[in-house]
A computed fold for a 74-nucleotide RNA from a Candidatus Bathyarchaeota archaeon, annotated as transfer RNA. Rfam family: tRNA. By type it is a transfer RNA. The sequence is in RNAcentral, with records from ENA.
């Protein structure tokens, strides 16, 4: 330098193909339960969806250019 894959709550991921309310697990907070802790139950908070631009009525998703990480080729 070229090719491929990935970047989404604190953490790990789904959702992208086929544009329209961002979901799950775990963690956190409150309550219930317990003598207490753990486990369990109920509820809640928490994500400019890596950045910039474009297309569109509407973009995590489509297009272009970057950044970062991994693998391969040279």
């Nucleotide at each position: 330098g070229g090719g491929c894959c990935g970047g989404u709550g604190g953490u790990c991921u789904a959702g992208c193909c086929u544009g329209g309310u961002a979901a799950g697990a775990u963690g956190c907070c409150a309550c219930c339960c317990u003598u207490a802790c753990g486990a369990g139950g109920u509820g809640g908070a928490g994500a400019u969806c890596c950045c910039c631009g474009g297309u569109u009525c509407a973009a995590a998703c489509c297009c272009g250019g970057g950044c970062c990480g991994g693998c391969c080729c040279a």